[in-house]
C1' cells in the first nucleotide's frame, strides 16, 4: 500500500429499517449486619468513533475519514 472484521454507558455484549437504544458487572442510595462482605430492592449513567447521504423514519444501508485487529506481498 490491497482486501477483511470491528468501533454502542467506566468495562464486556444486544438490539436483521419502525415505538423511550436492552442486559450483566461495575458505580450510587436504602434494606440487612457490631462494621463490612454476601444477598435483596430502587436509582443514574449513551446525541451508537467523526463528518455528509439515501429514506416518512438510520445504531442498522452507502460514500468519506479517523481508531483498533487479522491477513497479503
Nucleotide at each position: 500500500g490491497c482486501g477483511c472484521c470491528c468501533g454502542u454507558a467506566g468495562c464486556g455484549u444486544a438490539a436483521u429499517g419502525g415505538a423511550u437504544a436492552a442486559c450483566g458487572c461495575a458505580u450510587c442510595a436504602g434494606c440487612u449486619u457490631g462494621c463490612g462482605g454476601a444477598g435483596c430492592u430502587g436509582g443514574g449513567g449513551a446525541u451508537u468513533g467523526c463528518a455528509g447521504g439515501u429514506u416518512c423514519g438510520a445504531a442498522u444501508c452507502c460514500u468519506g475519514c479517523c481508531g483498533g485487529g487479522c491477513g497479503u506481498a
A computed fold for a 73-nucleotide RNA from a Parcubacteria group bacterium, annotated as transfer RNA. The sequence is in RNAcentral, with records from ENA. It matches the Rfam family "tRNA". It is annotated as a transfer RNA. The coordinates come from a structure-prediction model, not an experiment, and the mean pLDDT is 81.